[in-house]
Context: one part of a larger RNA
RNA sequence: ACCGGCGAGUUACGUUAACGUGCCAGGUUAAGGUGGAAAGACCGGAGCCGCAGCGAAAGCGAGUCUGAACAGGGCGACUGAGUACGUUGACGUAGACCCGAAACCAAGUGACCUACCCAUGUCCAGGUUGAAAGUGCGGUAAAACGCACCGGAGGACCGAACCCGUGUAUGUUGAAAAAUGCUGGGAUGAGGUGUGGGUAGCGGUGAAAUUCCAAACGAACUUGGAGAUAGCUGGUUCUCUCCGAAAUAGCUUUAGGGCUAGCCUCGGGAGUUAAGGAUCGUGGAGGUAGAGCACUGUUUGGACUAGGGGCCCGUCUGGGGUUACUGAAUUCAGAUAAACUCCGAAUGCCACUGAUCUUGUCCCGGGAGUCAGACUGCGAGUGAUAAGAUCCGUAGUCGAAAGGGAAACAGCCCAGACCACCAAUCAAGGUCCCUAAAUAUGUGUUAAGUGGAAAAGGAUGUGGGAUCGCACAGACAACUAGGAUGUUGGCUCAGAAGCAGCCACCAUUCAAAGAGUGCGUAAUAGCUCACUAGUCGAGUGAUCCUGCGCCGAAAAUGUAACGGGGCUAAACACAUUACCGAAAUUGUGGAUCCGACCGUCAGGUCGGGUGAUAGGAGAGCGUUCUAAGGGCGCAGAAGCCGGACCGUGAGGACCGGUGGAGCGCUUAGAAGUGAGAAUGCCGGU
Numbered sequence: 001a002c003c004g005g006c007g008a009g010u011u012a013c014g015u016u017a018a019c020g021u022g023c024c025a026g027g028u029u030a031a032g033g034u035g036g037a038a039a040g041a042c043c044g045g046a047g048c049c050g051c052a053g054c055g056a057a058a059g060c061g062a063g064u065c066u067g068a069a070c071a072g073g074g075c076g077a078c079u080g081a082g083u084a085c086g087u088u089g090a091c092g093u094a095g096a097c098c099c100g101a102a103a104c105c106a107a108g109u110g111a112c113c114u115a116c117c118c119a120u121g122u123c124c125a126g127g128u129u130g131a132a133a134g135u136g137c138g139g140u141a142a143a144a145c146g147c148a149c150c151g152g153a154g155g156a157c158c159g160a161a162c163c164c165g166u167g168u169a170u171g172u173u174g175a176a177a178a179a180u181g182c183u184g185g186g187a188u189g190a191g192g193u194g195u196g197g198g199u200a201g202c203g204g205u206g207a208a209a210u211u212c213c214a215a216a217c218g219a220a221c222u223u224g225g226a227g228a229u230a231g232c233u234g235g236u237u238c239u240c241u242c243c244g245a246a247a248u249a250g251c252u253u254u255a256g257g258g259c260u261a262g263c264c265u266c267g268g269g270a271g272u273u274a275a276g277g278a279u280c281g282u283g284g285a286g287g288u289a290g291a292g293c294a295c296u297g298u299u300u301g302g303a304c305u306a307g308g309g310g311c312c313c314g315u316c317u318g319g320g321g322u323u324a325c326u327g328a329a330u331u332c333a334g335a336u337a338a339a340c341u342c343c344g345a346a347u348g349c350c351a352c353u354g355a356u357c358u359u360g361u362c363c364c365g366g367g368a369g370u371c372a373g374a375c376u377g378c379g380a381g382u383g384a385u386a387a388g389a390u391c392c393g394u395a396g397u398c399g400a401a402a403g404g405g406a407a408a409c410a411g412c413c414c415a416g417a418c419c420a421c422c423a424a425u426c427a428a429g430g431u432c433c434c435u436a437a438a439u440a441u442g443u444g445u446u447a448a449g450u451g452g453a454a455a456a457g458g459a460u461g462u463g464g465g466a467u468c469g470c471a472c473a474g475a476c477a478a479c480u481a482g483g484a485u486g487u488u489g490g491c492u493c494a495g496a497a498g499c500a501g502c503c504a505c506c507a508u509u510c511a512a513a514g515a516g517u518g519c520g521u522a523a524u525a526g527c528u529c530a531c532u533a534g535u536c537g538a539g540u541g542a543u544c545c546u547g548c549g550c551c552g553a554a555a556a557u558g559u560a561a562c563g564g565g566g567c568u569a570a571a572c573a574c575a576u577u578a579c580c581g582a583a584a585u586u587g588u589g590g591a592u593c594c595g596a597c598c599g600u601c602a603g604g605u606c607g608g609g610u611g612a613u614a615g616g617a618g619a620g621c622g623u624u625c626u627a628a629g630g631g632c633g634c635a636g637a638a639g640c641c642g643g644a645c646c647g648u649g650a651g652g653a654c655c656g657g658u659g660g661a662g663c664g665c666u667u668a669g670a671a672g673u674g675a676g677a678a679u680g681c682c683g684g685u
Stems, first nucleotide, its partner, number of pairs: 001685006011094013026049003032043003053060002063075004097235002100232001104225006115199009124189001126158003129154001134149005162186003167182004201217001203213002210219001238620006248261005262370002264367007275359006281352004290343001291341002296337003300333004307326002309323005373398007381390002403414003418590004423586003429580003432565003438577001440576006451567001457551002461548010478535005484508003489503003514529001518527002591610008621674001623671007631663002639658005645652002
């Protein structure tokens, strides 16, 4: 891992509701007894529930309590249905659907491992160093001291046994639940070790590491309390039918848990002249969007100006003049606001003896689940007008929804799957090939593979529209020629002559020519432009609006920013006609539920429904046993194997083989009643 078996809402006693049965203003017995083959039979009325309530109570009583009250108010009566047993749903108390802690407590068992201690034994090859003391000699006044010999000290040195475990490699389902190889430390000591003994868990022991106390110690192990508790995780076993949620509010030592309400379901009831929903009509409330500036704030420019500042005059405390300063108020024009409003929608909301369509609505009671929601569009807040962010409102989808489209893709688009069909029509989206259907039609656009990613900004890309210039009295472009004079304008300046800078910007001759557009010079010079004439001969400029394109454009494994091929349409825009395309719709047949009608109570007809998680309700299948009835079986039971049968399903027959002794069916009843999941348990392979 697989296969097989086992494996989870039970039981008792209460409460409550529904249903069934009996009796009924009553209902019923309990213990116990009688009795019998057996009893659910008979006796037993104690007790319990109901028939009356109110008050804390005494108590009173259709009333009572409060109160001084005959008031008012509260709870009752006025308005009678219960009770016993059974079945089912749910709850309470119990382990209470099952498995699961870490822990807590009690009584015991452990120092054969290990820590420390006590007693008594035992062990340490070999080599090295050479302390004190001692002796002798020297030395001294005597000492100290020196030398030599002797001596053999040391948590001394090197190094086996022994003890340890430094580094590293191997080993890591090992040879081994801690080892092996090489290397390393101690090796007369705070040494190693044998035997016997001691200390015990709220404890011991500890050269101290939360170390050790029998391979797991921040409190050992065993058994018991014990099925501790688990607002947590996991699991919870046959079928079909009907309906079908929630992820919200309030409160919560509450936030991943609860309780009540909301939303679901089942039963009963009420309304049918009613009520719920939709559209219209009528009548309302309101202060959002927008807008506005009349208020409250914010705010730009101007006018006017009190006051202040500067300057001046003055008789100097006082008065007056003036001002390129500031400036309240006033006024003109222009703005701005979630916490501004002189205004003010659309929707939405409320109401109705209204109209039309439709089908729900409310009350009482049993049972729930839900309290982590997600995305998308729209309206706001927070944030950065960031987030697949967060928090509200509103609608949808997912959740609990399959099918088609979006390449793939819970939340987007289309559309809500009862079953069958080798029938038809459409939706979204598509129709060159992959790939079902147009290489369809018409008119345009795009040349960028734009389509098939992106901004500010940039550009004689190209299509459409508009306006304004110039133009056969010759425009635009090009070429030829001119582009002059006062004058080097004045100032400034070393210089300033059209061309550093400042001021002015006139006049003359002209076809035309600026006191000069740019280059240039130290300054001149020189080149050029404006402007004019000629040559040429038909359009040429400017601006605005708009369609489609271009640049701007760099990322990490591999093209990789159309799903691919590939496309110049097979791209884009507008228009048209076909076709494809889903579980949608239709057709035909069938099933089932609800309603209405018919009915010979078998059923039939018509209409409507039948996706579904949590969850509610209903109807069934199967297993084991019991009772009664009726059966099968050695001429072959159960079980097992095979088979193309029947039923909507759980399932059920039949036939053959195997097997070798028991087993179905009908109607009731009772449950150790259904397995794929629980890191489930046991066995097998």